Transfer RNA from Menidia menidia, 74 nucleotides, folded computationally. Lineage of the source: Eukaryota > Deuterostomia > Teleostomi > Eurypterygia > Menidia. Its Rfam family is "tRNA". The family's RNA type in Rfam is transfer RNA. The prediction has a mean pLDDT of 80.

Order: sequence, then C1' cells, then structure tokens
RNA sequence: GGCCAGUUAGCUCAGCUGGUCAGAGCGUGGUGCUAAUAACGCCAAAGUCACGGGUUCAAGCCCCAUACUGCCUA
Repeated sequence: GGCCAGUUAGCUCAGCUGGUCAGAGCGUGGUGCUAAUAACGCCAAAGUCACGGGUUCAAGCCCCAUACUGCCUA
C1' cells in the first nucleotide's frame, strides 16, 4: 500500500428489512433491609450513536470522504 471487520452510556455489548421514546448487563450515586457490612430489592444519573457530508417525508441503520482499532495480505 491492498482487503475485510469494527467505532452506540465509565466498561462489555444489543439495537433484525430505515419509522414513533436509543436499550441491557456490570459499574456509579441514592434508598430499603441489617447492630454493621456484603448479598438482595427499589429508584436515579450517565449517550453530539467516532467525525463531516449526502440520500430520504424520516438515518444508530443506506451511500461517500476522513480518523482510529483489529485481522489477513504483497
């Protein structure tokens, strides 16, 4: 250099053929329980969906360019 895959919450990942509100587990904060902690229950916060542009009535999802990560390859 070429090819393929990926980038969504602090971390690990869902999100099916474009459609109404973007989710789960862990973690974090609060709270209940307890003599107290852990465990467990309940509640909550946390997201420019890597970034810019395009298509569309509508984009996390489709297209293009860029950046980064990983695999393969000359």